SAM riboswitch aptamer (S box leader) from a Chloroflexota bacterium, 118 nucleotides, folded computationally. It matches the Rfam family "SAM riboswitch aptamer (S box leader)". About the family: The SAM riboswitch is found upstream of a number of genes which code for proteins involved in methionine or cysteine biosynthesis in Gram-positive bacteria. It was read from a public genome assembly, where an Rfam model found it. Model confidence (mean pLDDT): 81 of 100. NCBI's taxonomy places the organism under Bacteria, Bacillati, Chloroflexota.
[in-house]
RNA sequence: GCCUUAUCAAGAGAGGUGGAGGGAGACGGCCCUGUGAAGCCCGGCAUCCCGGUGGACGACGAAUAGUCCACGCCAGGGUGCCAAUUCCGGUCCCAUGCGCAUUGGGGCAAGAUAAGGG
Numbered sequence: 001g002c003c004u005u006a007u008c009a010a011g012a013g014a015g016g017u018g019g020a021g022g023g024a025g026a027c028g029g030c031c032c033u034g035u036g037a038a039g040c041c042c043g044g045c046a047u048c049c050c051g052g053u054g055g056a057c058g059a060c061g062a063a064u065a066g067u068c069c070a071c072g073c074c075a076g077g078g079u080g081c082c083a084a085u086u087c088c089g090g091u092c093c094c095a096u097g098c099g100c101a102u103u104g105g106g107g108c109a110a111g112a113u114a115a116g117g118g
Stems, first nucleotide, its partner, number of pairs: 002117007013042001015041003021032003027089003043082003048078003051074003054069004086110001090108006
């Protein structure tokens, strides 16, 4: 980097370091930032995968796959994440409407993350 699937309206420091930038990419908005950006360290959030663990159901008995329990509980291992909806803009359809205005809803595209695959 490619393919598949799932998720993306919740959550997360007024610490240290660092010094000017940052919000995926191009452009446009809008916004954050010296009352200090990115990065790094610590801290935290979350169960996507692994692991541990309790209960219920579960094919005649036992056991088990599996399902459910506020995504049961634990953040131990592997990632991830910690302003704003994936900050907003693309495209198609529906509704609203005089309307390619506006607003609302749905699909697709793009992107991010995880797991699996060649």